[in-house]
Context: one part of a larger RNA
């Protein structure tokens, strides 16, 4: 000199953009942070309407709500850095050793049956958490059969080969699938109601069509697993380490290679190019500094890893050994009728504690993104915003022009004067900002409803899909921004220093005292170095100090 997630002292007008527990991975009251789907399923309740009936009531339709079965999601997003010196991270590769839900493209299929069960009802146990028995009903839940382009094994042929094997084709044997739901139309067939009739409305059936699914296969994309090489802090006052250890054969296990596990066999493997041990530490892109080479660092943001009271375990699943799922043990804590139960803020706020030290128990899903859903929509402490803090950076202001009797007053004085000083007063101007008022954005893309046009196959039509037009409607921020009008110089300057380094000097007080100090040093009666007053210098909504890094 530059820098910091800084802290402390004094001071403080406004705006914008950032940023905010670095310590106790200490403990947590309360609320919220993951749900959604009725177009998968049965049921219950409520409301409205219709039919029958004198009525109670029964049945049907529609809508809403609720718990349950079922599906998808909960493995994302969020937080933290404890552990980890390598199962990590960075860079470059390999996978002939692998998997991949949702999504894109594509091929084929979606058949016939069956037995249960939750919710419920009844009965019972328990203080509670919650549990048990009986009866009975459903499915895109579960199970069985059929079918097969797949898979496995065997055989044959061909090609490639790292000579281990791999690939392609053919045959045989064995074996594994499925689920439906919604909308619309209907030439044809049948029924009901109204009507004299023509016909209209509605229901069933048949057929068609369409949307979303389901099953099997191929392929892509995305995501992940595993392996290899190189790099990755200090310490030798740590020199030897290792027994599934090192390798082989076989078996098991895994999506997959492998001592990953096991049995047997061999005795290996690592190490002065630092093994092993100990200490410290999440890694990187980056960030700070520096002319660079280097040195330091890893906060916000982004990528990766690990963790979610501690230790361990698996289940489900495409994916977890799962922060707000489960089981066991331990520590802590809460409830209890003492028999037994509940809990996990390293999510957002917030509390206690610790500390020099870090905010609101706020608003909203309007936008972006995510989950579910056909959609409407629902959920979202992600996110968007507002609030608090000069914590940082940037911008603006605290006026401008004129004004000498150089006023009063302060300070110094050689007593004449000098200086603060055009500074003030006073006159004129402006209106950033401020205050008051007025109307007032962008951020909104979409979504709904209606209409029109087009649309292969098809007897036809509609739904659907695509396009266009019209109408309606969605903003937390927000009493916002920006703009305009009015008023008014009115409301807005401090802090540190002045011996040298180092820009800036005089008076008084003190008298090696009180004190100052980054270094040299100053103070013992004329202190430009202490304290104070006046003046001056530096920086300025900040200034100074301390700490840390270069």
């Nucleotide at each position: 000199a530059a820098a910091a997630u800084a802290a402390c002292g004094u001071u403080c007008g406004c705006g914008g953009a950032a940023u905010g527990u670095a310590u106790a991975a200490g403990c947590c009251a309360u609320g919220c942070a993951a749900g959604u789907c009725g177009a998968a399923c049965g049921a219950a309740a409520a409301a409205a309407g219709g039919u029958a009936g004198c009525a109670a009531u029964a049945c049907c339709u529609u809508u809403u709500u609720u718990a349950g079965u079922g599906g998808c999601g909960c493995a994302c997003g969020a937080g933290u850095u404890a552990g980890u010196a390598a199962a990590g991270c960075a860079u470059a590769g390999g996978u002939u050793a692998u998997c991949u839900g949702c999504c894109g493209u594509u091929u084929g299929g979606u058949u016939c049956g069956g037995a249960a069960u939750a919710u419920a009802a009844u009965a019972g146990g328990g203080a509670a958490a919650u549990c048990u028995a009986u009866u009975g009903c459903a499915a895109u839940a579960c199970c069985g059969g059929a079918u097969a382009u797949g898979u496995a094994u065997u055989u044959g042929u061909a090609a490639a080969u790292u000579c281990g094997u791999u690939u392609a084709c053919a045959a045989a044997u064995a074996u594994a699938a499925a689920a439906g739901a919604g909308g619309c139309c209907u030439u044809g067939a049948g029924g009901u109601u109204c009507g004299c009739a023509a016909g209209a409305a509605u229901c069933u059936u048949u057929g068609g069509u369409u949307u979303c699914g389901c099953c099997a296969g191929a392929u892509g994309a995305u995501g992940a697993g595993c392996c290899u090489a190189u790099g990755u802090c200090g310490u030798a006052u740590u020199a030897g380490u290792u027994a599934g250890u090192u390798g082989g054969u076989g078996u098991g296990g895994u999506a997959a290679u492998g001592g990953c596990a096991c049995a047997c066999c061999a005795a290996g493997a690592c190490u002065a190019u630092g093994a092993u041990g100990c200490g410290u530490a999440g890694c990187u892109a980056g960030c700070c500094u520096g002319a660079g080479a280097g040195g330091g660092u890893g906060u916000u943001u982004a990528g990766c890893a690990a963790c979610u009271g501690u230790g361990a375990c698996a289940c489900u699943g495409a994916g977890a050994u799962a922060c707000g799922g489960g089981u066991c043990a331990c520590a802590c804590u809460c409830c209890u009728a003492c028999g037994g139960g509940g809990g996990g803020c390293u999510g957002c706020a917030g509390g206690c504690g610790a500390g020099a030290a870090a905010c609101a128990u706020c608003u909203g899903c309007a936008a972006u993104g995510g989950g579910g859903g056909a959609a409407a929509c629902c959920c979202u402490g992600a996110c968007a915003g507002u609030g608090c803090g000069a914590u940082u950076c940037c911008g603006c202001g605290u006026g401008c022009c004129g004004g000498a009797u150089g006023a009063a007053g302060g300070u110094c004085u050689a007593a004449g004067g000098a200086u603060c000083g055009u500074a003030a007063a006073c006159g004129g101007c402006u209106g950033u900002u401020u205050u008051a008022a007025a109307g007032g954005a962008a951020g909104a893309a979409g979504a709904g409803c209606a209409a029109u046009u087009g649309u292969a196959a098809c007897a036809a039509a509609a739904u659907g899909c695509a396009a266009u037009u019209g109408c309606u409607u969605u903003g937390a921020c927000a009493a916002u921004a920006a703009u305009u009008u009015a008023a008014a110089a009115g409301a807005a300057a401090g802090u540190c220093a002045c011996g040298a380094c180092u820009a800036a000097c005089g008076g008084c007080g003190u008298g090696c005292c009180a004190g100052c100090a980054g270094u040299c040093g100053c103070g013992g009666u004329a202190a430009u170095a202490c304290g104070u007053c006046g003046g001056u210098g530096g920086c300025u909504a900040a200034c100074g100090u301390u700490u840390u890094u270069u």